Description
A computed fold for a 266-nucleotide part of an RNA from a bacterium, annotated as large-subunit ribosomal RNA, domain VI. RNAcentral holds the full RNA, with entries from ENA.
Context: one part of a larger RNA
RNA sequence: CGUGUAAUGAUUUGAGAGGAUAUUCCGUUAGUACGAGAGGACCGCGGAGUGCGAAUCUCUGGUGUAUCAGUUGUUUGUCGAGUUUGCUUGCAAACUCGGAGGGCAUAGCUGAGUAGCUACAUUCGUUUAGGAUAAGCGCUGAAAGCAUAUAAGCGCGAAGCCGACCUCAAGAUUAAAUCAAGGCCCCUGGGAGAAUACCAGGUUGAUAGGCUGCAAGUGUACGCGUAGCAAUACGUUUAGCUGAGCAGUACUAAUAAGCCGUUAGU
Numbered sequence: 001c002g003u004g005u006a007a008u009g010a011u012u013u014g015a016g017a018g019g020a021u022a023u024u025c026c027g028u029u030a031g032u033a034c035g036a037g038a039g040g041a042c043c044g045c046g047g048a049g050u051g052c053g054a055a056u057c058u059c060u061g062g063u064g065u066a067u068c069a070g071u072u073g074u075u076u077g078u079c080g081a082g083u084u085u086g087c088u089u090g091c092a093a094a095c096u097c098g099g100a101g102g103g104c105a106u107a108g109c110u111g112a113g114u115a116g117c118u119a120c121a122u123u124c125g126u127u128u129a130g131g132a133u134a135a136g137c138g139c140u141g142a143a144a145g146c147a148u149a150u151a152a153g154c155g156c157g158a159a160g161c162c163g164a165c166c167u168c169a170a171g172a173u174u175a176a177a178u179c180a181a182g183g184c185c186c187c188u189g190g191g192a193g194a195a196u197a198c199c200a201g202g203u204u205g206a207u208a209g210g211c212u213g214c215a216a217g218u219g220u221a222c223g224c225g226u227a228g229c230a231a232u233a234c235g236u237u238u239a240g241c242u243g244a245g246c247a248g249u250a251c252u253a254a255u256a257a258g259c260c261g262u263u264a265g266u
């Protein structure tokens, strides 16, 4: 752009296209059929794997660069103590020591780890019909009184073919069918995502942030007290802190306005 008159709408049909359709072992049937014996099944039923594929994160493992703890060096302001100096006599400055923090050092290093992502994890599929056949095997049966699966006619028969299974699918220009009035811009966002699109919402609201609670992680904070010369230990304290998780709650932000469309049948 097309599909005659209606949305970048909803639900379908399916011409057609693509994918997949792999394989091993065990038990049983049954030590049966068969076979002198040795040996030893078809068919069928049940189970377990390997490979391949898809989905998912409940479990297990990995990761988890704004989570927690430990720890080294350096730096920074702050707090406390001490010393010295100055004077306005309780203040200021300098220096030293110490405490708890911040920055940087590969994420500083080390040990853990939620959500998410992921495989080594989990689940599922890898299939049942049916139809027409190949090689092959047959029935009936003449030409040719017989014989002959073939000449007329009718069957069986493969992981292969068509279907069946999964996915896409009306540019299928033969452009189908049914239903059909709302949509955009803007904003809050993520189960989505390069942009777009898609999805959840926009006060008649839990969409995101904040807050509260819980889960989960880390592993017992600071301060104070007690013991010790001290390092440190113990108590307060299963503390304190915490990204993504689950709920609740309009506190904050989704305001207000604007733009396009509004048909068909009778």
Base pairs, nucleotide, nucleotide: 001171009179010178011177012176016168017167018166019165022050023049024048025047026046027045028044034039051126052125053124054123055122056121060119061118062117063116067112068111069110070109071108072105073104074103075102076101078099079098080097081096082095083094084093085092086091087090130162131161136156137155138154139153182260183259184258186202187201188200189199190198207253208252209251210249211248212247213246214245216242217241218240223236224235225234226233227232
Record summary: The prediction has a mean pLDDT of 81. Its Rfam family is "Bacterial large subunit ribosomal RNA". Rfam links the family to the GO terms structural constituent of ribosome and ribosome.